[in-house]
Notes:
The RNA shown here (Fluoride riboswitch aptamer (crcB RNA motif)) has 72 nucleotides and comes from a Deltaproteobacteria bacterium. Rfam family: Fluoride riboswitch aptamer (crcB RNA motif). Rfam links the family to the GO terms response to fluoride and positive regulation of gene expression. The coordinates come from a structure-prediction model, not an experiment, and the mean pLDDT is 76. The model forms 100% of the base pairs in the Rfam consensus.
RNA sequence: UCGAUGGAAGGCAAUGAGGUCUGCCUGAACCGCCCGGGAAGAGAUUUCCGGACUGAUGACUUCUGCUUGGUU
Numbered sequence: 001u002c003g004a005u006g007g008a009a010g011g012c013a014a015u016g017a018g019g020u021c022u023g024c025c026u027g028a029a030c031c032g033c034c035c036g037g038g039a040a041g042a043g044a045u046u047u048c049c050g051g052a053c054u055g056a057u058g059a060c061u062u063c064u065g066c067u068u069g070g071u072u
Base pairs, nucleotide, nucleotide: 009026010025011024012023013022016063017062018061019060020059021058032053034051035050036049037048038047039046040045
């Protein structure tokens, strides 16, 4: 100096916050699905454009926001 591993702490899991659990990451994890078209690539795949669609959870729960219906 480089690499690996471990620990502590932290971060992330398509729209906010709290609690619990799970998974992932150490400069990464993460950045939804379907249809059509373009570009790169041997391919896998990546990226861009247009159209359509679902959801405040990764899971449970609470609150807030949004939407629909009913009652006062």